[in-house]
RNA sequence: GCUCCCAUAGUCUAGUGGUCAAGGAUAGGGCCUUCUCGAGGCUCUGACACGGGUUCGAAUCCCGUUGGGAGCA
Numbered sequence: 001g002c003u004c005c006c007a008u009a010g011u012c013u014a015g016u017g018g019u020c021a022a023g024g025a026u027a028g029g030g031c032c033u034u035c036u037c038g039a040g041g042c043u044c045u046g047a048c049a050c051g052g053g054u055u056c057g058a059a060u061c062c063c064g065u066u067g068g069g070a071g072c073a
Base pairs, nucleotide, nucleotide: 001072002071003070004069005068006067007066010026011025012024013023018056028044029043030042031041032040049065050064051063052062053061
């Protein structure tokens, strides 16, 4: 330099164009339970890397940027 893959809460992840509110686990806060801790139950908070485009409608499709990874030279 070229090609390909990936980017969603603090962490891990579901989603393949429309639904109700981006769902689940874990972490964090509160409450219940318990003599206490732990475990368990209920509840709350928190996310689509960035910019543009297509479309009636984009986390999803296209282009570019940034970051990470793999291969070739």
Background:
Transfer RNA from a Nanobdellota archaeon, 73 nucleotides, folded computationally. Its mean pLDDT, the model's own confidence on a scale to 100, is 80. The source organism's lineage runs through Archaea, Nanobdellati and Nanobdellota. The sequence is in RNAcentral, with records from ENA.